[in-house]
RNA sequence: GAGUUGGCCGAACGACCGCGGGUGCACGGCGAAAGCCGGUACAUGAGGAAAGUCCGGGCUCCACAGGGCAAGGAUAACGGGUAACGCCCGCCAGGGGUGACCCUCGGACAAGUGCAACAGAAAUAGACUGCCGCGCCUCGGCGCGGUGAUGGUGGAAAGGCGAGGUAAGAGCUCACCCGCCGCAUGGAGACAUGUCGGUGCUGUAAACUCUAUCCGGAGCAACACCGUGGGAGAGCAACAGGCUGGCCCGGCCGCUCUCAGGAGGUGGCUCGAGCCAAUGGGCAACCAUUGGCCUAGAUAGAUGGUCGUUCACGACAGAACCCGGCUUACAGGCCAACUCAU
Numbered sequence: 001g002a003g004u005u006g007g008c009c010g011a012a013c014g015a016c017c018g019c020g021g022g023u024g025c026a027c028g029g030c031g032a033a034a035g036c037c038g039g040u041a042c043a044u045g046a047g048g049a050a051a052g053u054c055c056g057g058g059c060u061c062c063a064c065a066g067g068g069c070a071a072g073g074a075u076a077a078c079g080g081g082u083a084a085c086g087c088c089c090g091c092c093a094g095g096g097g098u099g100a101c102c103c104u105c106g107g108a109c110a111a112g113u114g115c116a117a118c119a120g121a122a123a124u125a126g127a128c129u130g131c132c133g134c135g136c137c138u139c140g141g142c143g144c145g146g147u148g149a150u151g152g153u154g155g156a157a158a159g160g161c162g163a164g165g166u167a168a169g170a171g172c173u174c175a176c177c178c179g180c181c182g183c184a185u186g187g188a189g190a191c192a193u194g195u196c197g198g199u200g201c202u203g204u205a206a207a208c209u210c211u212a213u214c215c216g217g218a219g220c221a222a223c224a225c226c227g228u229g230g231g232a233g234a235g236c237a238a239c240a241g242g243c244u245g246g247c248c249c250g251g252c253c254g255c256u257c258u259c260a261g262g263a264g265g266u267g268g269c270u271c272g273a274g275c276c277a278a279u280g281g282g283c284a285a286c287c288a289u290u291g292g293c294c295u296a297g298a299u300a301g302a303u304g305g306u307c308g309u310u311c312a313c314g315a316c317a318g319a320a321c322c323c324g325g326c327u328u329a330c331a332g333g334c335c336a337a338c339u340c341a342u
Stems, first nucleotide, its partner, number of pairs: 001340009011310007019045002022042004027038004047316001051327002054325005059219004072215005078090004092106001093104004107210002112208002114204003128151001130147007159177002162174003178200005183194004223267004231259006241253004274293008311314001
């Protein structure tokens, strides 16, 4: 100087005014009280993503005796972590990079079925050209058979290459190499290695399918409680009275209980698989022990404004039941380890 990986921060300080919820008060008002409203003092009040709502859970209601099968869905090398996961860590295989390191929708096509456009003779085997043999012949060729070695086509053409062999050829045979299936050794395993044995199989599962594992549904506008008016049902009382602007017809109007429940109110609501530090175990993810801490809880929704000083002059963005992840957005800055070049 150029990079790689991991982690952290997300303008700072002060004054005044204001807002949300909390606690205290010997303050004021209302109330029989519980308490409510106000005042005042104190401390406190958004994020690394609060976002997308894509996975996994807690919690709540519905369904369900328990279990299994089927259907449907999800995941997919191996070992570990975790409450769990499609997440994380480590490792294997393949690929990329000089390197630190990075990437992978990574089970099975040798269970079966399907598909493979165009080109090509042929797409898993059926001979266009070429080669060889036999037959015919007008000696130019024609017919039959063998051949995947040869030319051309294609993403893919019957393991590759050399030698032997043959009428010409062919793993037909052999040496070497490659793949697969075994076996042996090493490893916790994926897997690796091998001078051993067998074998030569097109690709495609983001085609059906098969194998293994997991999964009931809906979601805090869940759900529970209170619930004026109005509604539905049952019972009781009454045949009188009242209202419908004066009269007739017609219509409506009582009390008790039950059910569902709109508006509204209360709970759910924030102490939790919590955060910080030290020590120990582990390569790591993570775990254990000890000590310390409490850190928003609104419901039309608070977290803002003014001023002063300073700087690198400030990005993406705003809680709404909670937690673990992933993904996406982001001005700029800091730290650690490592690599390459000089």
Bacterial RNase P class A from a bovine gut metagenome, 342 nucleotides, folded computationally. The model forms 95% of the base pairs in the Rfam consensus. Its Rfam family is "Bacterial RNase P class A". The family's RNA type in Rfam is ribozyme. Its family is annotated with tRNA processing, dimeric ribonuclease P complex and ribonuclease P activity in the Gene Ontology. The RNAcentral record of the sequence draws on MGnify.